This is a predicted structure of a 106-nucleotide RNA (SAM riboswitch aptamer (S box leader)) from Marinococcus halotolerans DSM 16375.
RNA sequence: CACUUAUCAAGAGAGGUGGAGGGGCUGGCCCUAUGAAACCCGGCAACCAGUCUGCAUAAGCAGACAUGGUGCCAAUUCCUGCAGUUAAAUGUCUGCAAGAUGAGUG
Numbered sequence: 001c002a003c004u005u006a007u008c009a010a011g012a013g014a015g016g017u018g019g020a021g022g023g024g025c026u027g028g029c030c031c032u033a034u035g036a037a038a039c040c041c042g043g044c045a046a047c048c049a050g051u052c053u054g055c056a057u058a059a060g061c062a063g064a065c066a067u068g069g070u071g072c073c074a075a076u077u078c079c080u081g082c083a084g085u086u087a088a089a090u091g092u093c094u095g096c097a098a099g100a101u102g103a104g105u106g
Stems, first nucleotide, its partner, number of pairs: 001106008013041001015040003021031003025081001027079002042073003047069003050065006077098001082095003
């Protein structure tokens, strides 16, 4: 980097350093010196591993813990981008795409 697959309506500090940017991209709309990014601490969750418990002949299934590997901690993945729905527009809903993260493969 490509492919496969699962998930994306919940959850998470009025701490320290730091100083202007940030929310992937488009168009919007927002956040930010009542301090952005980043780093540290803290926290959330439980995808993978691990440990324990129950069930099962077994493969395995369910649950608990949160030790290890990630991840995450404004707004639904902030909304939107293509299609369906409409005479058209708006709105709503559904699906797809795109994106993010985990696990696996090349």

About this RNA
The prediction has a mean pLDDT of 84.